[in-house]
Molecule: Bacterial RNase P class A
Organism: Methylotenera sp.
RNA sequence: GAAGCUGGCUAGACAGUCGCCGCCUGGUGACAGGGGGAGGAAAGUCCGGGCUGCGUAGAGCGGGAUGACGGUUAAUGGCCGUCCGCCGUGAGGCGAGGAAUAGGGCCACAGAGACGAGCGUAUUAAGUUACGGUGAAACGCGGCAACCUCCAUCUGCAGCAAGACCAAAUAGGCUGGCAUUGACGUGGCUCGCGUUGCCAGCGGGUAGGUUGCUUGAGCGCAUGAGUAAUCAUGCGCCUAGAUGAAUGACUGUUACGUGUAGCAAUGCACGACAGAACCCGGCUUAUCGGCCAGCUUCAAUU
Numbered sequence: 001g002a003a004g005c006u007g008g009c010u011a012g013a014c015a016g017u018c019g020c021c022g023c024c025u026g027g028u029g030a031c032a033g034g035g036g037g038a039g040g041a042a043a044g045u046c047c048g049g050g051c052u053g054c055g056u057a058g059a060g061c062g063g064g065a066u067g068a069c070g071g072u073u074a075a076u077g078g079c080c081g082u083c084c085g086c087c088g089u090g091a092g093g094c095g096a097g098g099a100a101u102a103g104g105g106c107c108a109c110a111g112a113g114a115c116g117a118g119c120g121u122a123u124u125a126a127g128u129u130a131c132g133g134u135g136a137a138a139c140g141c142g143g144c145a146a147c148c149u150c151c152a153u154c155u156g157c158a159g160c161a162a163g164a165c166c167a168a169a170u171a172g173g174c175u176g177g178c179a180u181u182g183a184c185g186u187g188g189c190u191c192g193c194g195u196u197g198c199c200a201g202c203g204g205g206u207a208g209g210u211u212g213c214u215u216g217a218g219c220g221c222a223u224g225a226g227u228a229a230u231c232a233u234g235c236g237c238c239u240a241g242a243u244g245a246a247u248g249a250c251u252g253u254u255a256c257g258u259g260u261a262g263c264a265a266u267g268c269a270c271g272a273c274a275g276a277a278c279c280c281g282g283c284u285u286a287u288c289g290g291c292c293a294g295c296u297u298c299a300a301u302u
Base pairs, nucleotide, nucleotide: 001298002297003296004295005294006293007292008291009290010289012254013253014252015251016250017249018248020037021036023034024033025032026031039273043284044283046282047281048280049279050278051159052158053157054156058191059190060189061188063155064154065153066152067151068082069081070080071079072078083097084095085094086093087092098150099149103148104147105144106143107142119132120131121130122129163211164210165209166208173202174201175200176199177198178197182196183195184194185193218237219236220235221234222233223232224231225230256271257270258269259268260267261266
């Protein structure tokens, strides 16, 4: 000097004018004042939970998920560590990590034939024995389970459009079927348990408001334990809650990066992926620029 690997931070800042939403204070009200207002992925809906509802909430079958060992967490298929395997010169990355003599199934090309097989040569009573071709593998204890399966462990279902409350309106309408030996009870089947009506079609009314809804397995700093993930203690902080859906527009100054003009001063242009909707922990995907720390390889010089 170049090229890489791993981890962390950031996602411009300040001021003014106008506009929007929510909270607090004042006001009969109009309104006024004060504080606040979209991400590292808010995305995908792929996992795990919190929470809500149902089910006397149980048992079994079946279905589904995971697969070395240990730790961590509310939990997981996540994360951390160690082993093993593969990739890379390396720093590192990935993982499909139990069982092939319980059974079934599959195995490209070449080859006669890839698990009842049998081409060529020699041999034998006899595919009886031996050798040879093809191929990674051929007279068999080959391969594949990210094929079914077996083993071990785990697993109720549905979901904020879950639920709860208030108000209003209508037709507590009509028809058909089953009916305690029946029917219903939040995936399927069986048993158990509970309830006593249930199912289908046609037709009519309403679809408005409040809540759930933001203080949470929360965030930051310090100390201690631990290889680490993480845990404990102490101190500090409060940071959207919209509902056809707010969080914006303009101006000025300025920071960083890239390009371009210029001797320079400086000027001009551009700056990604992208927008909450109950919340949280992960994974995956998209993406530009900047900063910091550690490590690896190569080249040159000393």